Source information: A computed fold for a 108-nucleotide RNA from Algoriphagus faecimaris, annotated as SAM riboswitch aptamer (S box leader). It matches the Rfam family "SAM riboswitch aptamer (S box leader)". On this family, see Winkler et al., Nat Struct Biol 2003: "An mRNA structure that controls gene expression by binding S-adenosylmethionine". The coordinates come from a structure-prediction model, not an experiment, and the mean pLDDT is 84.
[in-house]
RNA sequence: GAUUUAUAAAGAAGAGGUGAGAGAAUAGGCUCUGCGACCCUCUGGCAACCAUCCCGUAAUUGCUACCGGAAAGGUGCCAAAUCCUACCCCAACUGGGAACUAUAAAUU
Numbered sequence: 001g002a003u004u005u006a007u008a009a010a011g012a013a014g015a016g017g018u019g020a021g022a023g024a025a026u027a028g029g030c031u032c033u034g035c036g037a038c039c040c041u042c043u044g045g046c047a048a049c050c051a052u053c054c055c056g057u058a059a060u061u062g063c064u065a066c067c068g069g070a071a072a073g074g075u076g077c078c079a080a081a082u083c084c085u086a087c088c089c090c091a092a093c094u095g096g097g098a099a100c101u102a103u104a105a106a107u108u
Stems, first nucleotide, its partner, number of pairs: 001108008013043005021032003026086004044078003049074002052070003056066003087097003
């Protein structure tokens, strides 16, 4: 990099550095930003996908699967719904679906 599956309206910021754009890409909108955004570093935090542990169920044991829970090792994340729209459905949307994207796990 590719494929598959799952999730994506919840949640979680301070300091230092830098100094102009940033919010994935294209377009439109909207928003953030010299009261310093974005990004980087440190610290802190959120969440619970995987791994770990515990209870229960599957008659029993082991394995395994599933419900629930603990904790936080591997990731991830910490403006706004993936910020919104774009394609399809719908009379219409604060509606439904898909695609894209992101993240996790597995395979390659």